[in-house]
Source information
A computed fold for a 342-nucleotide RNA from Bipolaricaulia bacterium (SeqCode), annotated as Bacterial RNase P class A. A source record names the gene rnpB. The organism belongs to Bipolaricaulia (SeqCode), within Bacteria.
RNA sequence: GGAGAGGGCCAGGGAGUCGCGGUCGGUAGGCCGUUUACGGUCGCCGGCUGAGGAAAGUCCGGACUCCACAGGGCAGACCACUGGGGAAAUCCCAGCGGGGGCGACCUCGGGAAAGUGCCACAGAGAACAGACCGCCGAUGAUCCGCCUCGCGGGAACAGGCAAGGGUGAAACGGGGGUGUAAGAGACCCCCAGCGUUCCGGGCGACCGGGCGGCUGGCAAACCCUGGUUGGAGCAAGGCCAAGUAGGAAGGCGAUCGAGGGCUGCCCGCCCGAGCCUUCGGGUAGGCCGCACAGUGAAAUGGCUCCCCACGACAGAAUCCGGCUUAUCGGCCCUCUCCGCCU
Repeated sequence: GGAGAGGGCCAGGGAGUCGCGGUCGGUAGGCCGUUUACGGUCGCCGGCUGAGGAAAGUCCGGACUCCACAGGGCAGACCACUGGGGAAAUCCCAGCGGGGGCGACCUCGGGAAAGUGCCACAGAGAACAGACCGCCGAUGAUCCGCCUCGCGGGAACAGGCAAGGGUGAAACGGGGGUGUAAGAGACCCCCAGCGUUCCGGGCGACCGGGCGGCUGGCAAACCCUGGUUGGAGCAAGGCCAAGUAGGAAGGCGAUCGAGGGCUGCCCGCCCGAGCCUUCGGGUAGGCCGCACAGUGAAAUGGCUCCCCACGACAGAAUCCGGCUUAUCGGCCCUCUCCGCCU
């Protein structure tokens, strides 16, 4: 200098001006209520404060709330290497193992040796397999040859084989050797994988060694093992509560006239079958839930000027912890590989 890996941070800045939401204080303003001085509401003035790293997706987990619930089990759903953290989590940190990368590093994670099932197309054969090309033809048969009549030769009928080719995502462990007619875990060595009541190390996942047989994949197919698990969600839910709405109880009343109108009161006249009290539910509406932005269909903005790298994705709606996704551009830290110089 180039190419990368992991992690963190910022999210245009400044000035002026006009606005918006919330809150606090003031107010000789308007309206309403009454205890006449207060309260409510709408204004006015001033102070303070007002989106994000993801506020998003609503994918996990919780707080909170209501409903349900004797006890136990099944089904369903979700989770799944080990240790630790955490209220919990499909969370975080560290590690282990498989896979990828020269590397920094990334990525995946119960069980396929309980059982059932599946493995398209191609291919001879796809799971206690198979023979298209191929190899062999020791053995048996056929054909040919001969100084020697039991030997040789070629062909390839029976037959043997699975090394090589070919198909496929995958061909019944891989490489090398022995062996053989040709071959084959048939045998041997190494390697991978599996198992192991063996030895050593580690808290553990697991690692190293010994021994053993000789081994396909898929559990995001059913399934098995272990663990967790009631449902709904702030339009949850709680409180107050209007009426010419409606319910219950009690009382009074219909020529023995409740009640109402005319009225300051009585008389009188008229209307007249309902009227009064109490209680509980509850609609409209209001308050809480509700937050160091914030509750109402919900503000956080506009304009002018200057500077620069010329500004992305996007906006709270009960709250909190995570994950994931979107994102112009820039800065910082640690590390890896390559090249060059000293």